Small-subunit ribosomal RNA from an uncultured bacterium, 1410 nucleotides, folded computationally.
[in-house]
RNA sequence: UCGGACGCUCCGGUUUUGGCCGGGGCGUGGCGCACGGGUGCGUAACACGUAGGUAACCUGCCCUCGAGUGGGGAAUAACCCCGGGAAACCGGGGCUAAUACCGCAUACAGACUGGGAGCUGCAUGGCUCUCAGUUGAAAGCCGUGCACCGGUGACGGUGCGGGCGCUCGGGGAUGGGCCUGCGGCGGAUUAGGUAGUUGGUGGGGUAAGGGCCUACCAAGCCUGCGAUCCGUAGCUGGUCUGAGAGGAUGAUCAGCCACACUGGCACUGAGACACGGGCCAGACUCCUACGGGAGGCAGCAGUGAGGAAUUUUGCGCAAUGGAGGCAACUCUGACGCAGCCACGCCGCGUGCAGGAGGACGCCCCUACGGGGUGUAAACUGCUUUUCUGCGAGAAGAAGGCCUUGCUUUGGGCAGGGUGUGACGGUAUCGCAGGAAUAAGCACCGGCUAACUCCGUGCCAGCAGCCGCGGUAAUACGGAGGGUGCAAGCGUUGUCCGGAAUUAUUGGGUGUAAAGGGUGUGCAGGCGGGGCGGUAAGUCAGGGGUGAAAGUCUACGGCUCAACCGUAGGAUGGCCUUUGAUACUGUCGUCCUUGAGUCCCGGAGAGGCCAUUAGAAUUCGUGGUGUAGCGGUGAAAUGCGUAGAUAUCACGAGGAAUACCGGAAGCGUAGGCGGAUGGCUGGACGGCGACUGACGCUCAGGCACGAAAGCGUGGGGAGCGAACAGGAUUAGAUACCCUGGUAGUCCACGCUGUAAACGAUGGAUGCUCGGUGUUCGACUCCGUUAGCGGGUUGAGUGCCCAAGUUAACGCGAUAAGCAUCCCACCUGGGGAGUACGCUCGCAAGAGUGAAACUCAAAGGAAUUGACGGGGGCCCGCACAAGCGGUGGAGCAUGUGGCUUAAUUCGAUGCAACGCGAAGAACCUUACCUGGGCUCGAACGCUGCUGGCUGGGACCUGAAAGGGUUCGUUCUUCGGACCGGCAGUGAGGUGCUGCAUGGCUGUCGUCAGUUCGUGUCGUGAGAUGUUGGGUUAAGUCCCGCAACGAACGCAACCCCUACUCUUAGUUACCAGCACGUGGUGGUGGAGACUCUAAGGGGACUGCCUGCGCAAGCAGUGAGGAAGGUGGGGAUGACGUCAAGUCCUCAUGGCCCUUACGGGCUGGGCUACACACGUGCUACAAUGGUGGUGACAGUGGGCAGCGAGACCGCGAGGUCGAGCUAAUCUCCAAAAGCCAUCUCAGUUCGGAUUGCACUCUGCAACUCGAGUGCAUGAAGUUGGAAUCGCUAGUAAUCGCGGAUCAGCAUGCCGCGGUGAAUACGUUCCCGGGCCUUGUACACACCGCCCGUCACACCAUGGGAGUUGGGUUUACCCGAAGACGGUGCGCUAACCGCAAGGAGGCAGCCGGCCACGG
Repeated sequence: UCGGACGCUCCGGUUUUGGCCGGGGCGUGGCGCACGGGUGCGUAACACGUAGGUAACCUGCCCUCGAGUGGGGAAUAACCCCGGGAAACCGGGGCUAAUACCGCAUACAGACUGGGAGCUGCAUGGCUCUCAGUUGAAAGCCGUGCACCGGUGACGGUGCGGGCGCUCGGGGAUGGGCCUGCGGCGGAUUAGGUAGUUGGUGGGGUAAGGGCCUACCAAGCCUGCGAUCCGUAGCUGGUCUGAGAGGAUGAUCAGCCACACUGGCACUGAGACACGGGCCAGACUCCUACGGGAGGCAGCAGUGAGGAAUUUUGCGCAAUGGAGGCAACUCUGACGCAGCCACGCCGCGUGCAGGAGGACGCCCCUACGGGGUGUAAACUGCUUUUCUGCGAGAAGAAGGCCUUGCUUUGGGCAGGGUGUGACGGUAUCGCAGGAAUAAGCACCGGCUAACUCCGUGCCAGCAGCCGCGGUAAUACGGAGGGUGCAAGCGUUGUCCGGAAUUAUUGGGUGUAAAGGGUGUGCAGGCGGGGCGGUAAGUCAGGGGUGAAAGUCUACGGCUCAACCGUAGGAUGGCCUUUGAUACUGUCGUCCUUGAGUCCCGGAGAGGCCAUUAGAAUUCGUGGUGUAGCGGUGAAAUGCGUAGAUAUCACGAGGAAUACCGGAAGCGUAGGCGGAUGGCUGGACGGCGACUGACGCUCAGGCACGAAAGCGUGGGGAGCGAACAGGAUUAGAUACCCUGGUAGUCCACGCUGUAAACGAUGGAUGCUCGGUGUUCGACUCCGUUAGCGGGUUGAGUGCCCAAGUUAACGCGAUAAGCAUCCCACCUGGGGAGUACGCUCGCAAGAGUGAAACUCAAAGGAAUUGACGGGGGCCCGCACAAGCGGUGGAGCAUGUGGCUUAAUUCGAUGCAACGCGAAGAACCUUACCUGGGCUCGAACGCUGCUGGCUGGGACCUGAAAGGGUUCGUUCUUCGGACCGGCAGUGAGGUGCUGCAUGGCUGUCGUCAGUUCGUGUCGUGAGAUGUUGGGUUAAGUCCCGCAACGAACGCAACCCCUACUCUUAGUUACCAGCACGUGGUGGUGGAGACUCUAAGGGGACUGCCUGCGCAAGCAGUGAGGAAGGUGGGGAUGACGUCAAGUCCUCAUGGCCCUUACGGGCUGGGCUACACACGUGCUACAAUGGUGGUGACAGUGGGCAGCGAGACCGCGAGGUCGAGCUAAUCUCCAAAAGCCAUCUCAGUUCGGAUUGCACUCUGCAACUCGAGUGCAUGAAGUUGGAAUCGCUAGUAAUCGCGGAUCAGCAUGCCGCGGUGAAUACGUUCCCGGGCCUUGUACACACCGCCCGUCACACCAUGGGAGUUGGGUUUACCCGAAGACGGUGCGCUAACCGCAAGGAGGCAGCCGGCCACGG
């Protein structure tokens, strides 16, 4: 679910009590519940995919064909009665029906057994026909057609027909079972696995083959083409990605599989070992009267938990599909719809057009002019998808039922009638209204489309990679603006791509990661020439399959699209069939060139064994001999007077073999070196003969394999890890020295590694040349007879071509062009480590990760820089000299300390007598105190007052504050001054790492570049390197370079000689005058000089050398000779060098103060330390005296002659001079005398007293003078500076600043040396070259330990969990086997009883558990 299989029961209607119609319940019976729906635990498997097989099978319902459906029997549930239990439920007795159950009949079919015949297959075999025997079914129900009977009738019965069933059998369809080929994950740090295991025979079991099960027999079976084990996983059509090949994936939809709380088991059935059935065990939850029971959402909703996260306990069976039913119909969380979620795909809207004083306002930027937002808005016009309101309103429906007709008889077709919509009053349509209801998110440094301001200040933060942020951030945060996408936009995660970055397509291995240490060789891979066969690979044609959906193409349906429909194409595969035969394979046969064998020959440190030789070291014995030897950078330890070293003789012993000897030879590599003999391997050359592809490579295997090391036993001279001692050193567990044990040597055995390297695997073929060398052969060649040349083989080197390579390089001995095979690589570190395993006596070797961590590690080449690398060269760089500093006192600057302040800056060279060419006030920037606020100066605007200017007074330290007197011009606007307000002021406040300018330094060094060309993939190179030469990238020569620029040099100034011109204030030879004297005067223009212009010097001349450039020469000449001397002049650049306190300036900061004025103080401090100087320490000097000779410069608020006063500083008076006129102005060293080596007749600090000068003012804090005082210091440690000629040294003079103040600075002249062999060394620099792990460039980079914290990993006495496994124990349910004495309706039997069945019991198997 079925009353159209059946019994009982209840209710309603009707009724003429016989019935009939309708409905409910319980049960028997039938069918279904094995479909549909869910999930992906398990599964690496014939589970899946694909192609096949089943001659080894099943298949309910469905279709078709044949035959049948006869006649009987015995029960049982429901129900009734009794009983047990809390319940679930159960037991006993009694009644009853069937399409339930059981015999019998029939069956030509079927099945089984046996016999015969025919056909046929890939094996077992299969199919068909035939004979005999045995066995072997069934069920009825409905009643609308026709006929008859009964009944008044409703209706009932019978027969025929019809429908639905039932039974047996044949066939089909559908669905399955089983078997097989091939295909699709990772791990070998899983290499051996397997006892029902592999096969056979007999038996059992199943629908069916099979070790599926069982007994026996045999010992097999799987595995390097990856067995077994471990991990992971449902498989596929497809999906995502990709140009493809691939890679990743397996949601939705579809096919298959597996599962249903976990594990096991069977029953029923056509089908299950069964999601919403059963039994048992287990865990869990619930009920209980504690005795027992119940349950399984990975069905649809829904709940909890977990989680970053995943929906409604909706409507309907109207459609599609399914189950039952004759049907109506019932059931169906399948399904159809609706709800939720922007989760995805698709479509639509949020308006359109006009509108510039480019509005106002806000906001943003600004150079303050303006710009942006922006046609954006307002405003005007238009539209109405959407929205709101009102109205209309589907398709999806055809079946079904009733009826009529036709009919091939199939409820098949046609007509009429009737009724069926969950969605849903939904889609859609109409009318009205009104821009009305509707925009966000990310980004804006590069990649990558899009930029400004503010805030922040390595903070806060950002970040996919590179990387941003430390005061001007397009990178953080905000804002304005912009860009992109848009009902979405970003983020996160994952997959593919880019990635040729696992390379089949499509990579590599000399140095970047990567050739095995070498050989031999099985498997494997690959393989010479001719002919023939075959047709596996291969190619071509045909057939089958490759589900649908999806993808693709075309067309069509929803207004479009998404979506859907129809058709086509595609589906690289597999199977099958027919053919082709070039290539590969395979079979056969032949060949000689690959390979090999034989013969002749020469070369060689090839290997093994034995014997043997000389030199040397050491030791021993003896002799000679004496004080050292030895060793080193120098020493010491050590040896030696007990006689060493040295030397002679003899002896012992071990190891190694000078010369020959050579990029030479031999060997597979490691490796091999005196000589002789023996044994032995390989290669090479040559003439022929023979075999006939016998070849190449090689995972695993096997063998060899330097040194060191290990074991056993020898040996031990020298050498020599460890060790000891001596040195070196900060240390020196090293380098050096003296000793010295293992070891080094031999035999046997292990180890099995190396920068085992050519950092280059092997084999074969091909591809220009040159030049050595080793070993052969040939040779018309030459020959000094040794040989040389040529040709040709085999080795071994160098150079180069094409080609190749990232470059370097390689280049017939390839790293070139090709083929074959092997090995190996895939970012750095961790790490060749850990764990596991194998090997080893051990040491250790082989194999060989991960976590974690980094944004690189690396190769080759380039340019620089650097080097205790090289070559060449230069410089007061060293050396050679002279004088200093470092010690003293003082001056000055700095650090430090101090302070109210000691203003600031400068800090290796290249800060430190620097900014400062002058701090008592000022300066002055600092500190204290008291004061000012449009302010100390200036411009402008508005308002306001009247003065301005000047004088006086009070207070005060001053500034300032206060009081007072008197008064100007005027065109009446104002000028001018003050007040108020405002805008600009002002800041020596910060940032020199925001800047300009200026400066220092390398460095007056000789360098730095460019254009064009050439070379290189490129960075870049060349030029500019090279050979010479120079002070020089100066010049010459050469050269793939040719030119050019900035530097060098020259041009400019001073100086040295000279000429011309010109002579005042300079000069004075000649002439003249004059004086006490003087160029004093007239003059002169010679000289000096002055100052303007010329000349002169150019390696021009000579000699030598040299190609030249050029160099050399007491050369000539010349004032000057090889840039004559000096100055000015500073390339590209470096140092984030210095300076915001000269000035200028961006940004920031202060504005009754960080501004401005004033007083006083400070910058002058003082335990110390350093730099730069002065003066000295004395006799080359001091002192006294004498009194000769300069030059540069300065001077009017000045220089000041001269005279007088004063010891003096100085004072008074004061001529002259705006200067070749006057003046500063005396130059000083010099010379003469004296002092006689002393803390002095040295030295002058310090201090006292008294003065002078400047100045408003010398207390803090000036300079000078006189008298007095008379410190340290007797030439200076380590170290360090300057100078190469008119220089150093020494001597004085002038000037700037300045009232005054100089040992500083800038200049000037006087006197006036020494030395330079030379370039090894120190410093700096230039050029070439080399190495580099450096490039903020050696002041670089970088290594290890230790301490602490944290992260990850290994070990660890142990402890614990999971998986798997072995042996054993227990053994539920269950099926199977045995038993079955208890129970038992059908059949047999007259009966007794029997047959059969059931419970029970036993057994092996077995889940869980132990």
It matches the Rfam family "Bacterial small subunit ribosomal RNA".